[in-house]
């Protein structure tokens, strides 16, 4: 690096954690892995999938 058995049962939803709730995968060969634009060069939105709260980041006012 490659090949075999095995499945605790756990796991996904484009950047961090927690609650609460919806969808999906679980045959493991997954469910997932944004959008524009020509597969290029560039560029655009967002820390949720949603909602609620903390972090971080970004403006703006005040002290």
């Nucleotide at each position: 690096u490659u090949c075999c058995u095995u499945a605790u049962u756990g796991g996904a939803g484009a950047u961090g954690g927690a609650g609460u709730u919806c969808u999906c995968c679980u045959u493991a060969u997954a469910a997932c892995c944004g959008c524009c634009g020509a597969u290029g060069a560039g560029g655009c939105u967002g820390a949720u999938g949603a909602c609620u709260c903390c972090u971080g980041c970004a403006g703006u006012g005040u002290u």